The prediction has a mean pLDDT of 88. The part of an RNA shown here (small-subunit ribosomal RNA, central domain) has 349 nucleotides and comes from an uncultured bacterium. Rfam family: Bacterial small subunit ribosomal RNA. The family is grouped with related families in Rfam's "SSU clan".
[in-house]
Context: one part of a larger RNA
RNA sequence: UUGGGCGUAAAGGGUCCGUAGGCGGUUUAAUUAGUCUUUCGUUAAAGCACCAGGCUCAACCUGGGACAGGCGAAGGAAACGGUUAAACUAGAAUCAAAAAGAGGUGUGUGGAACUCAUAGUGUAGGGGUGAAAUCCGUUGAUAUUAUGGGGAACACCAAAAGCGAAGGCAACACACUGGUUUUGUAUUGACGCUGAGGGACGAAACCCUGGGUAGCGAAUGGGAUUAGAUACCCCAGUAGUCCAGGGCCUAAACGAUGCAUACUAGCUUUUUAAAUUUCAAUCAUUUAAGAGGCGAAGCUAACGCGUUAAGUAUGCCGCCUGGGGAGUACGGUCGCAAGGCUAAAACUC
Numbered sequence: 001u002u003g004g005g006c007g008u009a010a011a012g013g014g015u016c017c018g019u020a021g022g023c024g025g026u027u028u029a030a031u032u033a034g035u036c037u038u039u040c041g042u043u044a045a046a047g048c049a050c051c052a053g054g055c056u057c058a059a060c061c062u063g064g065g066a067c068a069g070g071c072g073a074a075g076g077a078a079a080c081g082g083u084u085a086a087a088c089u090a091g092a093a094u095c096a097a098a099a100a101g102a103g104g105u106g107u108g109u110g111g112a113a114c115u116c117a118u119a120g121u122g123u124a125g126g127g128g129u130g131a132a133a134u135c136c137g138u139u140g141a142u143a144u145u146a147u148g149g150g151g152a153a154c155a156c157c158a159a160a161a162g163c164g165a166a167g168g169c170a171a172c173a174c175a176c177u178g179g180u181u182u183u184g185u186a187u188u189g190a191c192g193c194u195g196a197g198g199g200a201c202g203a204a205a206c207c208c209u210g211g212g213u214a215g216c217g218a219a220u221g222g223g224a225u226u227a228g229a230u231a232c233c234c235c236a237g238u239a240g241u242c243c244a245g246g247g248c249c250u251a252a253a254c255g256a257u258g259c260a261u262a263c264u265a266g267c268u269u270u271u272u273a274a275a276u277u278u279c280a281a282u283c284a285u286u287u288a289a290g291a292g293g294c295g296a297a298g299c300u301a302a303c304g305c306g307u308u309a310a311g312u313a314u315g316c317c318g319c320c321u322g323g324g325g326a327g328u329a330c331g332g333u334c335g336c337a338a339g340g341c342u343a344a345a346a347c348u349c
Base pairs, nucleotide, nucleotide: 003321004320005319006318007303008302012317014201015200016199017198021194022193023192025088026087027086028085029084030083031082032081034080035077036076037075038074039073040072041071042070043069050064051063052062053061054060091191092188093187094186095184096183097182098181099180103177104176105175106174107173108172109171110154114150115149116148117147118146119145120144121143125136126135162169163168206247207246208245209244210243211242215241216240220236221235222234223233258316259315260314261313262312263311266294267293268292269291270290271289272288273287274286275285276284298305299304322349323348324347331342332341333340334339
């Protein structure tokens, strides 16, 4: 390489958009560098395979004819594929009417808790732990009441719930804004799927500049524990956590399961919409789109998966090929740095 694979054994890219490329719905007509077919030429001899013969056999040698495949030329076929032309509506998109939602961005507002300040009441403790101590407190703490300031997060509702491509998103109101679903079947008429490179987004931590800092809290200091205790426990506490702008680009970025399409028993819970039913509403039945549980067939090494497939198929992309060395070295490239991406070998088992 061929092959076989990728939920858990090695292996799905963190996610989406999209260039080239690959693949591509239904009907008709024309065409023919793919495809199929016929003939001819060529593809040296020897060799391989087959048939026959000669050395006593065999190895060996001699003779014979041929297939397949490649290349070239000529003739033919038109199902499939390509191309051209015309058309269609089941894919895709648009439109109209509705619907749900923590989808996103910005601004404003609110209450509980916490903390700080001031004032009142009040007096000797408070706090903390397994037990203590460091610590706070007669310059009046803890507790309690009132007023004011501040920052961060939004109890209940809340759910196997919802939304988003993923990361992720939760007080309330307003403004702007993305996507989705249902119904109608009005419009376009294959406009589609995937996607190497490329682009955008991407938790937390970390970095730069300027703010902010209530609580929590790496580092650090102190108290304990202990043989020791650079820890676990306690008292403090800087960076950080928050905001604005810029960078970094990694995660058990997980459903450890790429995207799209079609097909293949059901039962049940739940979200949204429509239709039917009903005098009307609820319930119920049906349909569509999601989110869960259990299970036929089938698959799987087993566990398990099972119309949200890990079943049956097709298209395209990414990735794997014994463990360690190593996601390392070197080189390249990106980054302010930290480091990221790409990515070996010797050696060893």
RNAcentral holds the full RNA, with entries from ENA and SILVA.